Molecule: Bacterial small signal recognition particle RNA
Organism: bacterium HR32
RNA sequence: GGUCGGGUCCUGCGCAACGGGAGCCUGCGAACCCCGCCAGGUCCGGAAGGAAGCAACGGUAAGCAGCCCCUCCCGUGUGCCGCAGGUGCACCUGGCCGGA
Numbered sequence: 001g002g003u004c005g006g007g008u009c010c011u012g013c014g015c016a017a018c019g020g021g022a023g024c025c026u027g028c029g030a031a032c033c034c035c036g037c038c039a040g041g042u043c044c045g046g047a048a049g050g051a052a053g054c055a056a057c058g059g060u061a062a063g064c065a066g067c068c069c070c071u072c073c074c075g076u077g078u079g080c081c082g083c084a085g086g087u088g089c090a091c092c093u094g095g096c097c098g099g100a
Base pairs, nucleotide, nucleotide: 001097002096003095004094005093006092007091008090009086010085011084012083013082014081015079016078017076018075019074020073021072022071023070025066026065027064028063034059035058036057042051043050044049
C1' cells in the first nucleotide's frame, strides 16, 4: 500500500424494559322502578289450602375503590439483546499478500 472479515453508524423485523389503558381477582354497591328467598301483615276461601308481596337476609347490574401476579392493546433513541440488510465516506481492530 492492497485485499478480506468484524465492530462503531443507519434501516427493517423480533424480543425485553418502562409508561398509559383494559381484562381477571377482592371490597362497596338499586327502600321501590333487578333476581332469589320472603318473618310480620294483606287478599281469596266455610275449611284445607292458595295468591300477591313490604322489611330483613343473600346474590348481582350500572358505577366507585383496591390489587403484587397473569393476559391483551397502544406508545417511547430505554436496550445496543437476536436476525437480515444498507454503507463501502469516517474511526477502531484481526488475518493474508506485496513493497520499503